RNAcentral holds the sequence, with entries from MGnify. Predicted 3D model of a 167-nucleotide RNA (Lysine riboswitch aptamer) from uncultured Eubacterium sp. Its mean pLDDT, the model's own confidence on a scale to 100, is 82. Lineage of the source: Bacteria > Bacillota > Clostridia > Eubacteriales > Eubacterium.
RNA sequence: GAUAGAGGUCGCGUGAUCAAAGAGUAGACUGCCGGAUGUUCCGAAAGCAGAGGAAGGCAUUUGAAAGGGGAUCGCGCCGAAAGAGCAGGCUUGUUUCGGAAAGCUGUUUCUUGGGCACAACAUGAAGAAUGCUGUGACUGUCAUCUUAUUUAAGAUGGAGGGCUAUC
Numbered sequence: 001g002a003u004a005g006a007g008g009u010c011g012c013g014u015g016a017u018c019a020a021a022g023a024g025u026a027g028a029c030u031g032c033c034g035g036a037u038g039u040u041c042c043g044a045a046a047g048c049a050g051a052g053g054a055a056g057g058c059a060u061u062u063g064a065a066a067g068g069g070g071a072u073c074g075c076g077c078c079g080a081a082a083g084a085g086c087a088g089g090c091u092u093g094u095u096u097c098g099g100a101a102a103g104c105u106g107u108u109u110c111u112u113g114g115g116c117a118c119a120a121c122a123u124g125a126a127g128a129a130u131g132c133u134g135u136g137a138c139u140g141u142c143a144u145c146u147u148a149u150u151u152a153a154g155a156u157g158g159a160g161g162g163c164u165a166u167c
Stems, first nucleotide, its partner, number of pairs: 001167005008078001011077008027062002030059004037049003041099006081112005088105005113139002116136004121131003141158007
């Protein structure tokens, strides 16, 4: 340098199907109240709707979806993958312009061996879950030391650019 592997029975990511939850919610029809605006974050302009009744409220009837999670079955894998920052691009309830916020993509830099539990913060319908940070034990790997012994235990420390095997 090349090739092949291991960590875990909650290893990582992804696709499909099924059911739950979202939710009797948003919305829609009708009736009543209301009485001039509404256009789904803000502003400007235009357009559209509106006294043949706007916004808003109450009642009856009807009534979704997305993101996220679970189970099963496949696929790709072991920096698998995730996150943060900096450019750039795209999208966001009539259209254009400007702004805010959010999401996606992704060059590049940095961080993280792995999953779990707890706490706070953020997202979220959610006490589900995810993400960042911190703490805790567990687990895999290597190094050093100690004990025992032919193969184990313990202590300390490091990081995947690592570790093991072969060439």